The RNA shown here (Lysine riboswitch aptamer) has 178 nucleotides and comes from Lachnotalea glycerini.
Model confidence (mean pLDDT): 79 of 100.
Of the family's consensus pairs, 100% are formed in the model.

[in-house]
RNA sequence: UGCUUUGGUAGAGGUUGCGUUUAACAUGAGUAAAUUAUCUGAUAUGUCAGGCAUAGAGGAGGGUAAUUGAAAGGGAAAAACGCCGAAGUAAUAUAUAUCCUGUGUAUAUUUUGCUGGGCAUGCGAUAAAUAAUUGUAUGACUGUCAUCUUAAAUUUAAGAUGGUGCGCUAUCUGGAAG
Repeated sequence: UGCUUUGGUAGAGGUUGCGUUUAACAUGAGUAAAUUAUCUGAUAUGUCAGGCAUAGAGGAGGGUAAUUGAAAGGGAAAAACGCCGAAGUAAUAUAUAUCCUGUGUAUAUUUUGCUGGGCAUGCGAUAAAUAAUUGUAUGACUGUCAUCUUAAAUUUAAGAUGGUGCGCUAUCUGGAAG
């Protein structure tokens, strides 16, 4: 000095990168619910099953008419913050909540697996939904690396093929080892 392996630090992909918080606004919805009148007449609610509890012929539940009339979850212009396995998702385990047990659901954490990134379309899941999220398949685009070709030529650019994040690039008052 060069190469390989390994450690630390810092960066890049996109102005539609990822997530969190707040939030105008729209949807939810003229829905649920309440009151009145009327018809019917014994169940209804607490996810579901069993139990238990509450309400109920002083009318449960359902139908019709009129009047009044929400909310939650999810979305989201804009803003702030944290970041580049950012994060998402599937399965397992634990804890909390849900009247009790089981089951289910929601939240949080752990372990393992998959996904470079966003977009479009089809098919599923969740959802009130035609929104959105998410899984999967296909497609082009894009970031990065490798190989090849062409042009330029210290650099580099374009094209083709293939791979993809535990990756890639740079760097260490000359990090460490061979």